[in-house]
Context: one part of a larger RNA
RNA sequence: UUGGGCGUAAAGCAUCUGUAGGUGUCUUUUCAAGUCCGCCGUCAAAUCCCAGGGCUCAACCCUGGAUAGGCAGUGGAAAAUACGAAGCUGGAGUACAGUAGGGGCAGAGGGAAUUUUCGGUGCAGUGGUGGAAUGCAUUGAGAUUGGAAAGAACACCAAUGGUGAAAGCACUCUACUAGGCCGACAUUGACACUGAGAAACGAAAUCUAGGGGAUCGAAUGGGAUUAAAUACCCCAGUAGUCCUAGCCAUAAACUAUGGAUACUAAGUGUUGUGCAUAUCGACCCACACAGUGCUAUAGCUAACGCAUUAAGUAUCCCGCCUGAGGAGUACGUUCGCAAGAAUGAAACUC
Numbered sequence: 001u002u003g004g005g006c007g008u009a010a011a012g013c014a015u016c017u018g019u020a021g022g023u024g025u026c027u028u029u030u031c032a033a034g035u036c037c038g039c040c041g042u043c044a045a046a047u048c049c050c051a052g053g054g055c056u057c058a059a060c061c062c063u064g065g066a067u068a069g070g071c072a073g074u075g076g077a078a079a080a081u082a083c084g085a086a087g088c089u090g091g092a093g094u095a096c097a098g099u100a101g102g103g104g105c106a107g108a109g110g111g112a113a114u115u116u117u118c119g120g121u122g123c124a125g126u127g128g129u130g131g132a133a134u135g136c137a138u139u140g141a142g143a144u145u146g147g148a149a150a151g152a153a154c155a156c157c158a159a160u161g162g163u164g165a166a167a168g169c170a171c172u173c174u175a176c177u178a179g180g181c182c183g184a185c186a187u188u189g190a191c192a193c194u195g196a197g198a199a200a201c202g203a204a205a206u207c208u209a210g211g212g213g214a215u216c217g218a219a220u221g222g223g224a225u226u227a228a229a230u231a232c233c234c235c236a237g238u239a240g241u242c243c244u245a246g247c248c249a250u251a252a253a254c255u256a257u258g259g260a261u262a263c264u265a266a267g268u269g270u271u272g273u274g275c276a277u278a279u280c281g282a283c284c285c286a287c288a289c290a291g292u293g294c295u296a297u298a299g300c301u302a303a304c305g306c307a308u309u310a311a312g313u314a315u316c317c318c319g320c321c322u323g324a325g326g327a328g329u330a331c332g333u334u335c336g337c338a339a340g341a342a343u344g345a346a347a348c349u350c
Base pairs, nucleotide, nucleotide: 003322004321005320006319007304008303012318015200017198021194022193023192026087027086028085029084033081035077036076037075038074039073041071042070043069049065050064051063052062053061054060091191092188093187094186096183098181099180103177104176106174107173108172109171110154114150115149116148117147118146119145120144121143125136126135162169163168207246208245209244210243211242216240220236221235222234223233258317259316260315261314262313263312266295267294268293269292270291271290272289273288274287299306300305323350324349325348332343333342334341335340
C1' cells in the first nucleotide's frame, strides 16, 4: 500500500459558513464520452508455456504454435452513468397565517446581601479552629439601630425544562435584530448533500492601553500543624476577578460518539404546535409533526453497553488512526507584543 478501523483499546477537526472537488430525485428524448461486444494491427529475438524432433538419457539445443494483458484503429449495442433538449413535484427554497424561547446587541430601572463610612444606644470582648494563635478592640471593637457610598452577582420561580452552530445564555422593562417549529397549501422547479484550502465565531487563564476595584483571591507576609511544611487549616493580601478597545485560539472545547438521507418492535415521561373530542370554559382522552429524557425487542458489540436522538441496516462526502517510549519533543516554516499556538520527524531503547 491493500485491508481493517475511529463511545471506553490508536483514531471524529471546539463549532459553523462556504470555494474547488466528490456525490446526487422522477418522466420523455438525442448522443455515444466512459461502458459492453466483434474484427484488425502492434507489443524484436532470446526467455516462460504447449507439441514434435536432435545429442545413448538429462541438462542443453532445434522447429512450430499459443493465451492473458497493454496501446491504437475500425464496425456495432443503448438498459444504466455522463452530456444536450423538454418537462414533473416528492428533495430544497420563497411567500402567507400562527407560535414558544435565559438566542444576540444596546439602553433604562430594581430589591436582598456584602464591605466601607457618618451618627445613636452600649460596655469588654470579638474573631477563628480539631485545639489555638496571628488579627480587630477602652483613640470604644463585636452587637443593635438610623443615614450615605461603592462595586459585583441576580435567591425563590427552576425542571430529567427552554434556547443557540458550538463556546454559551437567567432580576425587570423597552428598542433593534437573527434563527427554529407547526399549519394550510400558493409559488420557483433539483436550485440538493458534503466540503480540501479559506473566512467567521470560539470558556477560563494570560498579554496591551485606559477606567474601575465591593467580594473572592494566584503571588507574598504572618499564625498554626509537622521531624520538616516552600502545603492542607487560620488572619491579612497584590495581580486578577468587572467595563471599554484590541490580542490570544487553547480545554476531560465530552454525548470522549463528524455531517446528510432512508429504513427497522414497543412502552412511558416531558416541551412546542396543530387537529379531533369534550366542556359554560379549561383540563382529561386519541392522533400527527418537531425537540428532549427513561425502559426495552431484533440487530450490533471484546465486553460494558447502544438500541427510531443507534454504537442496527444501507448510500454519499469530509476528517483522522496504524506497537510502546523517545515526543506533541528537535529542526524548519507560518502566526503571535509576549506567553506560546499550528504543522511535525529521526537516531536510539524495548
Predicted 3D model of a 350-nucleotide part of an RNA (small-subunit ribosomal RNA, central domain) from Larix kaempferi. Taxonomically the source falls in Larix (Eukaryota, Viridiplantae, Pinidae, Pinales). The full RNA is in RNAcentral, with records from SILVA.